Predicted 3D model of a 1369-nucleotide RNA (small-subunit ribosomal RNA) from an uncultured bacterium.

RNA sequence: AGAGUUUGAUCCUGGCUCAGGACGAACGCUGGCGGCGUGCCUAACACAUGCAAGUCGAACGGGGUAAUUUCUUCGGAAAUUACUUAGUGGCGAACGGGUGAGUAACGCGUGAGAAACCUGCCUCUCAGUGGGGGACAACAGUUGGAAACGACUGCUAAUACCGCAUAAUGUUUCGGAAGGGCAUCCUUCUGAAACCAAAGCUUUAUGUGCUGAGAGAUGGUCUCGCGUCUGAUUAGCUAGAUGGCGGGGUAACGGCCCACCAUGGCGACGAUCAGUAGCCGGUCUGAGAGGAUGAACGGCCACAUUGGGACUGAGAUACGGCCCAGACUCCUACGGGAGGCAGCAGUGGGGAAUAUUGGGCAAUGGGGGAAACCCUGACCCAGCAACGCCGCGUGAAGGAAGAAGGCCCUCGGGUUGUAAACUUCUUUUACCAGGGACGAACACAAUGACGGUACCUGGAGAAAAAGCAACGGCUAACUACGUGCCAGCAGCCGCGGUAAUACGUAGGUGGCGAGCGUUAUCCGGAAUUACUGGGUGUAAAGGGUGUGUAGGCGGGAUUGCAAGUCAGAUGUGAAACUUAUGGGCUCAACUCAUAACCUGCAUUUGAAACUGUGAUUCUUGAGUGUGGGAGAGGUAAGCGGAAUUCCCGGUGUAGCGGUGAAAUGCGUAGAUAUCGGGAGGAACACCAGUGGCGAAGGCGGCUUACUGGACCACAACUGACGCUGAGACACGAAAGCGUGGGGAGCAAACAGGAUUAGAUACCCUGGUAGUCCACGCCGUAAACGAUGAAUGCUAGGUGUAGGGAUGCAAAUCUCUGUGCCGCAGUUAACACAAUAAGCAUUCCACCUGGGGAGUACGGCCGCAAGGUUGAAACCUCAAAGGAAUUGGCGGGAGCCCGCACAAGCAGUGGAGUAUGUGGUUUAAUUCGACGCAACGCGAAGAACCUUACCAGGACUUGACAUCCCAAGAAUCCUUGAUAAUGAUAGGAGUGCCCUUCGGGGAAUUUGGUGACAGGUGGUGCAUGGUUGUCGUCAGCUCGUGUCGUGAGAUGUUGGGUUAAGUCCCGCAACGAGCGCAACCCCUACUGUUAGUUGCUACGCAAGAGCACUCUAGCAGGACUGCCGUUGACAAAACGGAGGAAGGUGGGGACGACGUCAAAUCAUCAUGCCCUUUAUGACCUGGGCCUCACACGUACUACAAUGGCCGUUAACAGAGGGAAGCAAUACCGCGAGGUGGAGCAAAACCCUAAAAACGGUCUCAGUUCGGAUUGUAGGCUGCAACUCGCCUACAUGAAGUUGGAAUUGCUAGUAAUCGCGGAUCAGCAUGCCGCGGUGAAUAGGUUCCCGGGCCUUGCACUCACCGCCCGUCA
Repeated sequence: AGAGUUUGAUCCUGGCUCAGGACGAACGCUGGCGGCGUGCCUAACACAUGCAAGUCGAACGGGGUAAUUUCUUCGGAAAUUACUUAGUGGCGAACGGGUGAGUAACGCGUGAGAAACCUGCCUCUCAGUGGGGGACAACAGUUGGAAACGACUGCUAAUACCGCAUAAUGUUUCGGAAGGGCAUCCUUCUGAAACCAAAGCUUUAUGUGCUGAGAGAUGGUCUCGCGUCUGAUUAGCUAGAUGGCGGGGUAACGGCCCACCAUGGCGACGAUCAGUAGCCGGUCUGAGAGGAUGAACGGCCACAUUGGGACUGAGAUACGGCCCAGACUCCUACGGGAGGCAGCAGUGGGGAAUAUUGGGCAAUGGGGGAAACCCUGACCCAGCAACGCCGCGUGAAGGAAGAAGGCCCUCGGGUUGUAAACUUCUUUUACCAGGGACGAACACAAUGACGGUACCUGGAGAAAAAGCAACGGCUAACUACGUGCCAGCAGCCGCGGUAAUACGUAGGUGGCGAGCGUUAUCCGGAAUUACUGGGUGUAAAGGGUGUGUAGGCGGGAUUGCAAGUCAGAUGUGAAACUUAUGGGCUCAACUCAUAACCUGCAUUUGAAACUGUGAUUCUUGAGUGUGGGAGAGGUAAGCGGAAUUCCCGGUGUAGCGGUGAAAUGCGUAGAUAUCGGGAGGAACACCAGUGGCGAAGGCGGCUUACUGGACCACAACUGACGCUGAGACACGAAAGCGUGGGGAGCAAACAGGAUUAGAUACCCUGGUAGUCCACGCCGUAAACGAUGAAUGCUAGGUGUAGGGAUGCAAAUCUCUGUGCCGCAGUUAACACAAUAAGCAUUCCACCUGGGGAGUACGGCCGCAAGGUUGAAACCUCAAAGGAAUUGGCGGGAGCCCGCACAAGCAGUGGAGUAUGUGGUUUAAUUCGACGCAACGCGAAGAACCUUACCAGGACUUGACAUCCCAAGAAUCCUUGAUAAUGAUAGGAGUGCCCUUCGGGGAAUUUGGUGACAGGUGGUGCAUGGUUGUCGUCAGCUCGUGUCGUGAGAUGUUGGGUUAAGUCCCGCAACGAGCGCAACCCCUACUGUUAGUUGCUACGCAAGAGCACUCUAGCAGGACUGCCGUUGACAAAACGGAGGAAGGUGGGGACGACGUCAAAUCAUCAUGCCCUUUAUGACCUGGGCCUCACACGUACUACAAUGGCCGUUAACAGAGGGAAGCAAUACCGCGAGGUGGAGCAAAACCCUAAAAACGGUCUCAGUUCGGAUUGUAGGCUGCAACUCGCCUACAUGAAGUUGGAAUUGCUAGUAAUCGCGGAUCAGCAUGCCGCGGUGAAUAGGUUCCCGGGCCUUGCACUCACCGCCCGUCA
């Protein structure tokens, strides 16, 4: 000294929380010793028992005991001495000890005063102590009562009580003089009169008491200044109340009390009332200022079961005295009595919680006494409690095989850890034994509870002695397992939903340590109540506005005073505490001494700058005057025209009106429209302007009357007369209220029509209060510039309104308003910026997290509506908020693109079939994929296999891999239980390499053992890899620099252009990277080279040749290069030439940063979890092919641009081919069969159809369509039943162009026609390719969808599929 927490991120405001310290503490776990302290905070609740105040025989009489002496009737009596003590008497008991209920007060603190007072014992001084008297206890007797306690009669003493004498420097009264004081008055001296004292005792002493007076000391009493909690939702209080005169009373002043008189006194500087509270020195905290607190120790006060009262006394209105009343408890013979722990112990109770019915008067102190001595729960000690502070210990040194064990692990190791063991050493403390204090001071002697304690010495032995909470961030310290939004944690943020450093446990680590955590409370951090030291445009916060009272503040000069201020001195500010320096306990805590401090109050002396105050003066602040011009300033009255509506009349005819579209409504009884006349109310177009006026609200046709204010010029007058302004008073939009008018238009409520899922709305047709006037209320608004008023100062520029100066004019200067831009400065930023939100001063108002709430209650105001003032909860949240930033979004704006729309062509959606999916069914119908971006998708081909699913049967080191042991080489043939895998049995057969000839090795099979294998089991939300998509969209970023407090911005925006962040220009940016483009492949043209299996100028063949076609290598070609126009002299665009091709020629491959927790654990790989005679592996059969239905994708059609038949039969490309493609030929109607030339392919084979030509059909469910079904066949294959394909004959279904909706396509494209290939034994309407024929339309961007850039709003940022409000559950 700060930190966490609002956001995607940022800055700010602002609350919440944490780290520190403290404690009379409590609770949890743990616990060795000592010292010093502390210990009912709650029930001022109730108390059993014991103790806490007595003492004096040297005041007095008596009693008792003992001893001695004398006398004796021996029973005893008397005297003396010692001890003792019930009573009388004296002193004490008013101290000491406890508690904090009450008290907001002269109670306390501090400082003064008493000329208004008292003071026992103590000290000093002066004077005195003479002489008498009468009683009452005790005691004796009688007697009452249960007791407590009395009553009567009689005797008696005193330092008990009462007169008398003496008496002043005493008291009272009346005089005189001197001095003092602000004063009432006081002091001293002096005169007179009256009044008031006493006590003795003894051990005989300079004894001790007693009485009067004076002084001191001590203690007390009273008065005053200042200070002393909260509430105004307590604003008025007061009758002995305020004062006077006179009395009474008191130690004394005083309404303290009383009689009479007067009517005062207190209060926004907070009276009264209510709540709370003992006050202080101090204590805790804090840098301080402050805040909180008032245990222990010390001072004061108050109280003693509750309330009241007096007595005694020097002192009490008396804790362990009295009386009365109340409550409670106890005793009782029911008549009556007793009691008061907030003394020390102790008990019950209450409570989270607080100790022994201990020892001693040895010390210190107190009471009594002459003293010895007695008393003392004050006090000194001990006991209990880790309750606090302080100190010490639980061992020290060495010790690596880095032991064992634990934990982790990538299995290599790491860590616990020099820690332990082990070796050497020490003995504090605890334990045992011996010695043994100071505290003791009083002449000497005697005297110790603590205590055989502290301390010293010796002894044994590492021996007897470590825990607690934490480890996600704040905050030092991390891993494993368990758990699986469960159990739980949490001070705040927040953890936990299967890989939790946050839960629980373990290991380890950091922290503190005889303690450690938690809880409660206080201060701090919190500048978060801001005096030091905050704010109010938008975060909480400027009153709606003015006038003005109290108050606060106030211009220049001279002079006086000294209240504030400053300086010196004095008194006081108790001690303890704190601080500093020393001393004493071994140190420390603790304690002692000295010093400082006590920041204050009071008195006094001085200074005179500033504030204040008195006086004099000045003119610049303020005001007055004179002269001007401006203005929707206000109030009242009158006048005017346009327009709406209504009424009357004319013309005129079928509609008008209204809307997005309509309807309600009006109209043939004549509307709307139009013309003329009239009525009535309200508002004043143009001028008109960030123009004017006003304090604000507000003010707008014209004229008149009355009236307020501001401005300018002049400088004549006054001379600080000023500013602000709590209360108060006045004004105060609209709506609303009351009474009475008025009512054209408009228009809450209301009615109807629409819209809508609904529509108590928006839209339409009507329409009442109201809007208008007069008078009276209300008193609020986003009453806003969200910015209180006043004054001074601090760069400019440019408009505008009014006035002035100068000037011919233009211009310039100046004052007062009103705007914009802008510097310094300010600000969290936005912004403000001479009209400040700048720099300063004065005064007022207001704020202190969000919600609850401007609510409740109370007060005031109002007719009401309501207004104003204005809370709280053990109520709730950890945020709420401001400004700005990046994105995203918008049924915001601008620009641009895309088969996105439009323009077209062909479809899908309707039918039948194929196929996929959902659903259903099933023993199983294996699994995955689900908007675009799942659904002829994984699957380029499920009859068995595949196959993962189901049923059944069989296996357990296994179907597959590595290692070890044993046997046999391997291998091949035969057998064959069974549904099948193949159980079982037999036979053949030995090889290769090395060799010491025993054997060993490689490869392979069988058997065995265990490590392990295996898993298409789970998690694609643990992952890698791969893929889809936005999207072939033009974007995505970085370095340096610059700007910004910062997030960020700039660059990448802007002007053009492009398919393109493509290029050019400009620019606080300059460069660069990934993307775009190009480089690659195919295709279109040409040249050249090479030519066999290709080609042919030959009638065929052979042969020849390489011009052509073709093949495949290499080159060329296209670059806006050329011309023109446009453009900014650019980039580029448009047109043209040439050219096979023209502006990217066409097509492909190629996919930036990223998004979707997108898809895939079933391609593969892989973490973790699960399984291991099964979730592994094998076999047979079945299933993946079900079928009421729904959807997607396709095929075939519905026909004449067609079907069928025929004719010569024509013309491709790209592929494939050896377990293959298969020709010619023959057989079959055909599928196909027989057979097999040729071909491992520019050579042979697979191998075209639509088109063309001719004929027929003639618009029909047909000569269209071909589903379905029957029969007979063919092919593949161990095997076509579930479940293949094809052929022939027969059968001949739906379907006549398809609703809402929706898809593809811009040229060799769509459409249409066939061909090939992969997979494959067989099986394609699917997929991937190939060529043939070959269109229409668009020269546009309003709209739908998607995307890009810029801008704007946002309370969104999981980002509009967002956020969020209300109701209900």

The coordinates come from a structure-prediction model, not an experiment, and the mean pLDDT is 84.
The sequence is in RNAcentral, with records from ENA, Greengenes and SILVA.